The prediction has a mean pLDDT of 80. Glycine riboswitch aptamer from uncultured Neokomagataea sp., 89 nucleotides, folded computationally. The organism belongs to Neokomagataea, within Bacteria.
RNA sequence: GAGAUCAGCACGGGAGAGACUAGCCGCAAGGCUGGCGCCGAAGGAGCAACCGCCCCGGAAACUCUCAGGCCAAAGGACCGGUUGAUCAU
Numbered sequence: 001g002a003g004a005u006c007a008g009c010a011c012g013g014g015a016g017a018g019a020c021u022a023g024c025c026g027c028a029a030g031g032c033u034g035g036c037g038c039c040g041a042a043g044g045a046g047c048a049a050c051c052g053c054c055c056c057g058g059a060a061a062c063u064c065u066c067a068g069g070c071c072a073a074a075g076g077a078c079c080g081g082u083u084g085a086u087c088a089u
Stems, first nucleotide, its partner, number of pairs: 001089001003087007011080003018036001020035006037070003043066001044064003050058003
């Protein structure tokens, strides 16, 4: 000095799906509750390829939608950047 892992960040990129409908509140924008219809990339759960120290355990971008979401905003797996710690060279 290149690199790997973990965590953080008011950093950059970042998809999908009803601006549906009934009632109520409100001058309005909009909000609340319910109904049906949908989405999967916060989280969660399940199966499992595979992996391991093979008793057992770890496991997805697959599956399910409990949660969350369906103008925008916010959030957002993941990728990049950056900071710190550890490892390794």